This is a predicted structure of a 1484-nucleotide RNA (small-subunit ribosomal RNA) from an uncultured bacterium.
Its Rfam family is "Bacterial small subunit ribosomal RNA".
The RNAcentral record of the sequence draws on Greengenes.

RNA sequence: AGAGUUUGAUCCUGGCUCAGGAUAAACGCUGGCGACGCACAUAAGACAUGCAAGUCGAACGAACGGAACUGGAAGUAACAUUUUCAGGGAAGUUAGUGGCGGACUGGUGAGUAACACGUAAGUAACCUGCCUAAUAGAGGGGAAUAACAGUGAGAAAUCAUUGCUAAUACCGCAUAAACUAUUUUGGUCACAUGAACAAGAUAGGAAAGGAGAAAUCCGCUAAUAGAUGGGCUUGCGCCUGAUUAGAUAGUUGGUGGGGUAACGGCCUACCAAGUCGACGAUCAGUAGCCGAACUGAGAGGUUGAACGGCCACAUUGGGACUGAGAUACGGCCCAGACUCCUACGGGAGGCAGCAGUCGGGAAUAUUGCACAAUGGAGGGAACUCUGAUGCAGUGACGCCGCGUGCAGGAAGAAGGUUUUCGGAUUGUAAACUGCUUUAGAUAGGGAAGAAGAAAAGACAGUACCUAUAGAAUAAGCUCCGGCUAACUACGUGCCAGCAGCCGCGGUAAUACGUAGGGAGCGAGCGUUAUCCGGAAUUAUUGGGUGUAAAGGGUGCGUAGACGGGAACUUAAGUUAGUUGUGAAAUCCCUUAGCUCAACUAAGGAAUGGCAACUGAAACUGGGUUUCUUGAGUGCAGGAGAGGAAAGUGGAAUUCCUAGUGUAGCGGUGGAAUGCGUAGAUAUUAGGAGGAACACCGGUGGCGAAGGCGACUUUCUGGACUGUAACUGACGUUGAGGCACGAAAGUGUGGGGAGCAAACAGGAUUAGAUACCCUGGUAGUCCACACUGUAAACGAUGGAUACUAGGUGUAGGGGGGAUUAAUCCUUCUGUGCCGUCGCAAACGCAAUAAGUAUCCCACCUGGGGAGUACGACCGCAAGGUUGAAACUCAAAGGAAUUGACGGGGGCCCGCACAAGCAGUGGAGUAUGUGGUUUAAUUCGAAGCAACGCGAAGAACCUUACCAGGGCUUGACAUGUAGAUGAAUACAUUAGAGAUAAUGUAGAUCUUCGGAACAUCUACACAGGUGGUGCAUGGUUGUCGUCAGCUCGUGUCGUGAGAUGUUGGGUUAAGUCCCGCAACGAGCGCAACCCCUGUUUCUAGUUGCCAGCACGUAAAGGUGGGAACUCUAGAGAGACUGCCGGUGAUAAAUCGGAGGAAGGUGGGGACGACGUCAAAUCAUCAUGCCCUUUAUGUCCUGGGCUACACACGUACUACAAUGGCUAUGACAAAGGGAAGCGAAACAGAGAUGUGAAGCGAAACUCAAAAAAGUAGUCUCAGUUCGGAUUGAAGGCUGAAAUUCGCCUUCAUGAAGCUGGAAUUGCUAGUAAUGGCAGGUCAGCAUACUGCCGUGAAUACGUUCCCGGGCCUUGUACACACCGCCCGUCACACCAUGAGAGUUGGGGAUACCCGAAGCCUGUGAGCUAACGAAAGAGGCAGCAGUCGAAGGUAGAAUCAAUGAUUGGGGUGAAGUCGUAACAAGGUAACC
Repeated sequence: AGAGUUUGAUCCUGGCUCAGGAUAAACGCUGGCGACGCACAUAAGACAUGCAAGUCGAACGAACGGAACUGGAAGUAACAUUUUCAGGGAAGUUAGUGGCGGACUGGUGAGUAACACGUAAGUAACCUGCCUAAUAGAGGGGAAUAACAGUGAGAAAUCAUUGCUAAUACCGCAUAAACUAUUUUGGUCACAUGAACAAGAUAGGAAAGGAGAAAUCCGCUAAUAGAUGGGCUUGCGCCUGAUUAGAUAGUUGGUGGGGUAACGGCCUACCAAGUCGACGAUCAGUAGCCGAACUGAGAGGUUGAACGGCCACAUUGGGACUGAGAUACGGCCCAGACUCCUACGGGAGGCAGCAGUCGGGAAUAUUGCACAAUGGAGGGAACUCUGAUGCAGUGACGCCGCGUGCAGGAAGAAGGUUUUCGGAUUGUAAACUGCUUUAGAUAGGGAAGAAGAAAAGACAGUACCUAUAGAAUAAGCUCCGGCUAACUACGUGCCAGCAGCCGCGGUAAUACGUAGGGAGCGAGCGUUAUCCGGAAUUAUUGGGUGUAAAGGGUGCGUAGACGGGAACUUAAGUUAGUUGUGAAAUCCCUUAGCUCAACUAAGGAAUGGCAACUGAAACUGGGUUUCUUGAGUGCAGGAGAGGAAAGUGGAAUUCCUAGUGUAGCGGUGGAAUGCGUAGAUAUUAGGAGGAACACCGGUGGCGAAGGCGACUUUCUGGACUGUAACUGACGUUGAGGCACGAAAGUGUGGGGAGCAAACAGGAUUAGAUACCCUGGUAGUCCACACUGUAAACGAUGGAUACUAGGUGUAGGGGGGAUUAAUCCUUCUGUGCCGUCGCAAACGCAAUAAGUAUCCCACCUGGGGAGUACGACCGCAAGGUUGAAACUCAAAGGAAUUGACGGGGGCCCGCACAAGCAGUGGAGUAUGUGGUUUAAUUCGAAGCAACGCGAAGAACCUUACCAGGGCUUGACAUGUAGAUGAAUACAUUAGAGAUAAUGUAGAUCUUCGGAACAUCUACACAGGUGGUGCAUGGUUGUCGUCAGCUCGUGUCGUGAGAUGUUGGGUUAAGUCCCGCAACGAGCGCAACCCCUGUUUCUAGUUGCCAGCACGUAAAGGUGGGAACUCUAGAGAGACUGCCGGUGAUAAAUCGGAGGAAGGUGGGGACGACGUCAAAUCAUCAUGCCCUUUAUGUCCUGGGCUACACACGUACUACAAUGGCUAUGACAAAGGGAAGCGAAACAGAGAUGUGAAGCGAAACUCAAAAAAGUAGUCUCAGUUCGGAUUGAAGGCUGAAAUUCGCCUUCAUGAAGCUGGAAUUGCUAGUAAUGGCAGGUCAGCAUACUGCCGUGAAUACGUUCCCGGGCCUUGUACACACCGCCCGUCACACCAUGAGAGUUGGGGAUACCCGAAGCCUGUGAGCUAACGAAAGAGGCAGCAGUCGAAGGUAGAAUCAAUGAUUGGGGUGAAGUCGUAACAAGGUAACC
C1' cells in the first nucleotide's frame, strides 16, 4: 500500500466482499512449564450456611475471676511438702450505661438526557467531627436511670411493673476576654445587594473528668485562623427522532411572611401576565458521566470491563430520627410483594460485601490462608477488629518468556505416496554414532520482602543455588481454485457436500471426502460475535448533481449567510507574551528493578482545552465621517406573437333554403358499415353558427417560467440604446412564506362548427376489448372558482469577475465614405464552428460542463417504493411530506468489437426474371419414417439425413434373434510343466460346430535341444459394448464466398482504431489514384492435369498418299513415314497492337490478326474460422464396463415384414410416336479361377465348341438414337407395360422365405399431373446408347464415355443466400436473442381489519399508613421555683402525603376471521407490451 466481483472486452460510477488490528469473549480440535494480569456482559432474579464493624475497664457502676499475702483446722518425726476453711484482693474477663466509629472501606449500574458528568469560574449566600497553630477558661450544685434483684404477661420476639446504684450520661446556677443579636463612631476595601477591621453601649449564652507517686499526658468548654471534606450558583461542552411544533398555573416575576448551614417559588398569602421554543422548547426512545481504552497517517469513529475520579442505588415505594456529616447496603418507622417461624394470638428477614447455592444463559472461579506487609476504626498503650488488603486455589481467558533436543549420518534402507515403470518424493528425515540437560524428577542448601534495640512471614521449605541419572516425560491446529503462501492420487458423479466474495460438484474435481506431499502459525490453531480500518462509501481535512443517484416548474421576498473605495476609532473575532489550571495512573522519551520480556518503579516531556492579565491593530466584526465605479432614479429614443379588455375581418369546414342534375357517393392495402331514386356526391346562389387565424414565418421576436401569431382601439408590465442631472452600497442569495404555473380533470352557468377519450358498428386477426374505416358523447371554446402536477428539459439553480478566435442573425448607437449598396467599431439578445482548459467518455467551450468567490436546493447500491402508516392541502380525482421488514450482487453511464433489424446505400450469385426439361398425380425400383416382429443389427436427421455408410444382405457378409456348443479361448506374446511330429485322407454319429475311429506321416541338431502341435497353470487375449459432449485422423458446410491477419509507426486513459476506409475498377482485399501510415503473411490469380491449333522427334500391334503384289472382299503383302493416329518435347494468348472512353491511371468498349481474346473450356486445388456439425461401426485412442460372456464357434431365421407417410429414381401416358425391315457413324474401358471368336444346336435365354489373346494385335462388341422404306391413324390403342400363370435357361453345396434371364400367355394404373417445388446460361439443358467397378450370381443405382443437340437472359423492383460501408440496439449461448404483465402453485416478510389482550406515562376524583409541620393539650410530669407556674410528654384534630381504588382519553406493543399489494422460487398457462422503424417510434 491494496485486491476480487457488473462486460465478449473497455473506461467510469457504484455497492457487496477480503487481506490488518482489537476483545471482560464463547464454541471446536489439541494441550509441557513459568511470570504478570483478568474472570456473571444474561435475572438490579431468589437466596441455605459461615464470615465482612467494631473498639475503649486510662469514662462508669456491677458481675465473674481469683494471684501475692494473713489467720484457723487437718495431717505429719518436722508447716519440709500437701489438703481444706475464712479473710484479702493483684492480673484478667465481660452483659449494661457512656464515648468514638457504624456517612469510611467494599458492591452494583436499575434509574438518570440532568448543573448528573467534564472543564473553567463564583459563593460579599454557606457548613466542616477527628487534625494543626495560637487565645481564654473549667467555680459550685442537683435529680435520675440501665445494669442488678424481685413480681407479672407471652410459644417466641420481647414487654410491663416495684426497688437499689454510678459516670466524661442528664439538668439548673455563677463567671464571659473572645462570640451572637441590636446599635453608635472612624477610616479602609469592593462588583449592585455590601464586606472586613478598630473603639464603644445594651442583652444572651460554657465546661468533665481520667491515668499517674509526681512531672506530666490524654480529654472538656468558648472562640480565631488554617487544613481537609462538602453544600449551593453560573459560562461552555454533553445521543437519536420534526411521521413529536407549540409547551407552561407555582408556571414567570414582584411584595410580605415562613423555612434552611446557605441563596432561591424551596414553601405560603396577595399582585401582575409573564416564561421557554426552528440557535429545536415539549414529547418519545436510548444511555450512568469522565480520565481513559481500541482503531486510524491524521482528522475522526467506536467503547466506558479491569485501574482511578464523580454520581446514583441498596427487595419495591414513602418517611423522618440521631449525628459534624445520612434522608443511612450489613440503623429505625410505615405500606406492597416474597420467604421463614408460630402454640394462629403474633413475630423474623433483605449477599448490587467475601465465599457459596439454585435459576437464567453460548458463558465467567474457592463455602481457601493470613492480618507478616500496605491502609482503616477504637484505644495512652499493649492490643482487638478488618472477605479492605496481602497471598494461595480454579480457568491457555489475555499478554510475555522457555522447552519438547544438538551435531554427524546415503545402502539416499524399509514402509507410504506417485509413476511415462526409467524413476521421483517423504528425506539427513529415521536407524546408527557422539554430545548436552533448560523445564520436569530425586536429594542437599535456602532467601529478600521487617521500616527496627529486639520479637513478629500467610505466601513457603516458595524463588534461587548445588548435585545425580537419562534424550530420557512434553505438538498440535488450520489451510493448499483466485483474492492468498502452499498439488498430486483415489472415491463421489448437480448426489453427498463446500462456500468470506467470485463460485465449485452433471465420470478424468489442484474447490466435495480420504490419503501422500506442501504452506502458515505454534501451546496453541481455527470458527463465530462485535468495533475501528481499508471506505475519499457522509468527503472540515476530503466527494458530487448535462447523460451514472442528485438543480426546487418559475418568480417576488422574510429571517439568515455573504458583501464596493477612503479616513478615524474600538478591540468581539484574530494574534503575541505571561500566569493559573488541565488529579494520579495511562501514552511517549530516558533510565532503573525482577536471569530477559510481559510487568513494575523514578525522572522528563506531553495533556492540542478553559480561565485571567498585559500588549498589537493588518484582516473580519462594531461605531462615526466620506466617495461613486455596484445598485437605483431622471431625461431622450426606437423594437417586439409581452399582458388585459372591447370591437372588426376574410378564407375554410359543417348545417339550412332554393336552383341545375342523375346514380352513385364515400372509404381502404383491399373491403364493408355509412349516405343516396323520399334525389345524395358534384355544382350555383342566399343564409346560420362556432372555432381557428394560411401566405408573411425565419434555430426571427417578446416574456420569470408556463407560454404568446388575423386586424383596430384603450389600459398596462418589462427589457434595450444614448446621456451623466440626482441618491450614495440602498447589493447578492434566499430556509420558511406569498404569487404565478401546459395539458388533462372538477364545480356552477353559457356555448357547441370542426375534432374527438368513452361507446356503437364495419373490417383485420387464431383471437383483436387495438392499430384501419363509418359514426359519436364528455371534453376542446367563454365567464367565475378549484386542482398544482408534466421528459414543467438546455434532463445544465441564481449572482459577480476573468479567460484565443471565426462566422451568421435580431434590435440600437458611433465613425469613415457617400447617390446608394458596402465598410470599420461598440452595447444588448439569439445560433453555429473552434483554441486553451475541463470531462469516464460523449461532449462543453464568453449563452462553459473553464478559472474563482458567495448563497440556496438536492444525492449516497438495485428492488420493495415515491408504496404503507401518520400529518397537512383538496369537492373529488388526487397532491406534498415520506419509511421499514424482506430480497439481490449487482443495478447503471459512456464508448468498443461483433451479431442482428419486417433500417439505409452499393454490389454479386440459375437468387429472381426470361426460357427449356422436370418433381409433386400413375405403376415399379430403392432409401427413410412409422408400425409389426423372437429379431426386423447399427449409424446418418433442415439446407449440409433419406439409390446415404452399402463399389452390389440366398449361406458367408452379419454386427440382430432362437437354439446347440467352448472357456487362456477363433486371434497375439511370454513363462513353467507334461505329452506328442506337424499334417493329410477316409469312415461313422450329429442340423452343424464337434466328437470318435482308422490309414498315411519323422524336419534340423553341436544330441543339451530347436521348430511345430496338444494338455495343465498363470500373465493375458477378445468386445461392431458405452462415451464423436474426453480425443487423433478423416469428412461435410458456409464457399472457390473474397476475405482473414501480423510487424513497426501513429491516434485513443482503455477495449480498440488506423492500415483493410475513400474515388474508380475487377471474377477477385484484382489493380490504379488518394490518404498516418509503411510493409508483410495466409487466401485470389499463376505455376499442375485434360481439352482446342500447330511444329519437331519416333513409326508398332496403329496408318496407307504415291509405287508394286494381291483378294470375293480386306494395309492382306512388299514397301513407305506423307496423312490420320499414338506419345514425348516445343510454339502459341500477353489487353501484346490500333481506336474510343477514363484522371495522361487502373481499367473498359470496339476492331485487326489468330485455331483460340480478355480467366479460351473443364478438373485438381478450399484462407482465419463457424456449426461441442458427422464418424469410438474404416482405422487409431483415454476413461468406464464385460471376462464359463457384452468374447468365440455352429445351424436355422432376420436385415427382404406392410393399414400408411415422405425423399430419390426408372418406365410411361404416345404419331417429334410404336412396330417391322434395312451391312451408317463412336469414345472410353475390361479381360487369365478371365474375355471367349468362328462353326454348330435351340424360337430364345443358352448350350456345344474351342481358334486367338496377359492384349493400339485376340475378345467383350451389336453402339443406339439418326437415316431410308413400310405399317399403325388417335383408341386405354399395334400406347403402356405392372401383375399373374405356364414352360425353360444360368450362377451357386443351396434360388422356399429371398437372385437374374428367356419364351408363350395375361395386359393393371396411367390420356401430361392440385397447392407447392427442382435443375440448367452452350457442346450446356434435353435426349440416345456404350463401358467399368462391386460381383459366383444379382442395377432402374453409382462412376465414366461418346452420339444428336436447343431455347432464353429486358433487367435487379421483389424472394433466397452472400460481400462492403453506414445506422439503431436493453442482443454477446449473439433474434431459434432478450424480455413484460395477468392467472395457477409453494414459501416469506408486511399494510388494512369487527375487535381482543397487555405495558409504560400523564390527568381527574376517592381513600389515606408512617412521618414532619401546625393547632389544641382540662390528662401525665424527677431536676428550676416557696408557690403560682415555666418547660416537657401522652392524647386528639388538621394540611401534605406512599401504596391502593374508580373513570375517560391519548400512546406503545402483541394478537385477529378476512383482505390488499410486495418479494422469492431450473424447465406451468395466456398472450407478445418493450429492445431494430420491435413490425402502430418510444417515453412523461